[in-house]
Predicted 3D model of a 515-nucleotide part of an RNA (small-subunit ribosomal RNA, 5' domain) from an uncultured bacterium. The RNAcentral record of the full RNA draws on ENA and SILVA. Model confidence (mean pLDDT): 83 of 100.
Context: one part of a larger RNA
RNA sequence: GAUGAACGCUAGCGGCAGGCUUAACACAUGCAAGUCGAGGGGUAGGGCAGCAAUGCUUGAGACCGGCGCACGGGUGCGUAACGCGUAUGCAAUCUACCUUUUGCAGAGGGAUAGCCCAGAGAAAUUUGGAUUAAUACCUCAUAGUAUACUGAAUUCGCAUGGAUUUAUUAUUAAAGUAACAACGGCAAAAGAUGAGCAUGCGUCCCAUUAGCUAGAUGGUAAGGUAACGGCUUACCAUGGCUACGAUGGGUAGGGGUCCUGAGAGGGAGAUCCCCCACACUGGUACUGAGACACGGACCAGACUCCUACGGGAGGCAGCAGUGAGGAAUAUUGGACAAUGGGCGCAAGCCUGAUCCAGCCAUGCCGCGUGCAGGAUGACGGUCCUAUGGAUUGUAAACUGCUUUUGUACAGGAAGAAACCCUCGGACGUGUCCGAGAUUGACGGUACUGUAAGAAUAAGGAUCGGCUAACUCCGUGCCAGCAGCCGCGGUAAUACGGAGGAUCCAAGCGUUAUCC
Numbered sequence: 001g002a003u004g005a006a007c008g009c010u011a012g013c014g015g016c017a018g019g020c021u022u023a024a025c026a027c028a029u030g031c032a033a034g035u036c037g038a039g040g041g042g043u044a045g046g047g048c049a050g051c052a053a054u055g056c057u058u059g060a061g062a063c064c065g066g067c068g069c070a071c072g073g074g075u076g077c078g079u080a081a082c083g084c085g086u087a088u089g090c091a092a093u094c095u096a097c098c099u100u101u102u103g104c105a106g107a108g109g110g111a112u113a114g115c116c117c118a119g120a121g122a123a124a125u126u127u128g129g130a131u132u133a134a135u136a137c138c139u140c141a142u143a144g145u146a147u148a149c150u151g152a153a154u155u156c157g158c159a160u161g162g163a164u165u166u167a168u169u170a171u172u173a174a175a176g177u178a179a180c181a182a183c184g185g186c187a188a189a190a191g192a193u194g195a196g197c198a199u200g201c202g203u204c205c206c207a208u209u210a211g212c213u214a215g216a217u218g219g220u221a222a223g224g225u226a227a228c229g230g231c232u233u234a235c236c237a238u239g240g241c242u243a244c245g246a247u248g249g250g251u252a253g254g255g256g257u258c259c260u261g262a263g264a265g266g267g268a269g270a271u272c273c274c275c276c277a278c279a280c281u282g283g284u285a286c287u288g289a290g291a292c293a294c295g296g297a298c299c300a301g302a303c304u305c306c307u308a309c310g311g312g313a314g315g316c317a318g319c320a321g322u323g324a325g326g327a328a329u330a331u332u333g334g335a336c337a338a339u340g341g342g343c344g345c346a347a348g349c350c351u352g353a354u355c356c357a358g359c360c361a362u363g364c365c366g367c368g369u370g371c372a373g374g375a376u377g378a379c380g381g382u383c384c385u386a387u388g389g390a391u392u393g394u395a396a397a398c399u400g401c402u403u404u405u406g407u408a409c410a411g412g413a414a415g416a417a418a419c420c421c422u423c424g425g426a427c428g429u430g431u432c433c434g435a436g437a438u439u440g441a442c443g444g445u446a447c448u449g450u451a452a453g454a455a456u457a458a459g460g461a462u463c464g465g466c467u468a469a470c471u472c473c474g475u476g477c478c479a480g481c482a483g484c485c486g487c488g489g490u491a492a493u494a495c496g497g498a499g500g501a502u503c504c505a506a507g508c509g510u511u512a513u514c515c
Stems, first nucleotide, its partner, number of pairs: 001514003005511005012367006018360002020325001025323003029320003034067003039064002045058005074278003083203008093195002098191007106140004116129005146171003150167007176183002204250003211241003216238008253275004257268004280301005303314004331357001333356003339353001340351004370401004380392005407451005415442001421436006459504005464485003470499005480487002
């Protein structure tokens, strides 16, 4: 000097930031991922008409279907590794939504949720029958389409080879919607974005760890993958790593950065950003463009809960909150107004992301607790060489002034630009441009003005030397102090009190840790 700090004493205000470092311990309760009726069938209910039957209209929830749920948010258990950082490569790769371009969208079919009927169960849930739709599913057709093996040609290159064309064979597309407009669908090419893989170098400690390794190292073939590869398998060979530290053990998420230092270095990895890993513990795959998936599935395990004992349910390392642990770390708050995300043509819905508010001197920064005058140098306290002086001290009283903050009252933002809607213009339309209108959680907040009035606001540590600041009283190696040296045994500037002084100041000290 610094801190995600804690503790003691103290405490007026504001702005900005930060806030479980310990038990990746266990969790009550609420919320944190939905959305689309312009994909589909369609019910309960409501309204209108009618004596009624019924008709018209509107239509929640549930269901099928699409997209999203792989983002966003959390944590640091594991990991010494191509995990991370950096520099390259993929002639060995994939990429939903988005952008650009080209082409296409023909014909048919069978089901199944829901609804209805009948059951089982305490519940969770579940069985059978009948019937129905789609942008769900299937078949056929179509294609200057694509892919694989083999052959051929042209051209290029980076060694293996790449690109284009062609022959043969095999396989493979589509969907519509209140259709005017618009939004969608399928195939291909390119882009963008994201991801996967590979390679060089760098990346903590221990040699009181010296040898380690059979899919192990390489080859051939096959399988598998989006893709290369012992990734896997069969066969063959016997390799591969290692004192430039293999193997083993310990510790640990990595980086940008942060602290310190003149630098070189040393230390740290909180907040914010990037990457990785994980989601009660261990394993597995399914779906999908993308997961081996925090709020999905299955199996096993530990734990907790419900039960009618037959059987079931759960996973806060999301936001709040609870218990426990601990020196120690906050509200079961408000809003989607802004930014961003998901779905939707849109209106809009959802969003504990986010934006705000609450708590805490935890830190940084700013402001205030008055200002000017005022000597009888008052009273009181303390001290001394004691009828007198010194000091507290311009300090107070007293006089004048000011009003930050506080109090009261009044006014009162920016953050809002858009979408949508209305009007006008360009225009064949889509679309674009301009104008208007609408929308604020924070919040009647910030801020501004007015009013009265010094009114509402100073402490902490230290005073032997290091180290700025000294005297008296008490105590008498006692009580005690102490970072080091050391003080205290009757004149203690070192203990305790008082007066005075010094240093910081809404803080001041102590402890811990780092340089």